[in-house]
RNA sequence: GCCUCUAUGGUCUAGUGGUAGGGCGUCUCGCUAGUAACGAGAAUAUCCGCGGUUCAAUUCCGCGUGGAGGCA
Repeated sequence: GCCUCUAUGGUCUAGUGGUAGGGCGUCUCGCUAGUAACGAGAAUAUCCGCGGUUCAAUUCCGCGUGGAGGCA
């Protein structure tokens, strides 16, 4: 330099053209003499950025940026 893949809460991750679900973690309450465990509840992502297509984009397309891999 070229090519491919990838980017979703604090973290890991699912997902589909009709505004997003789960695990862990966090907080509150219950339980306990207390902690843990367990049970119940709650908060946290406009989905990396910009632009395009569309009635509608997290999803499709282009560019950029970050990450991973390959070739030279």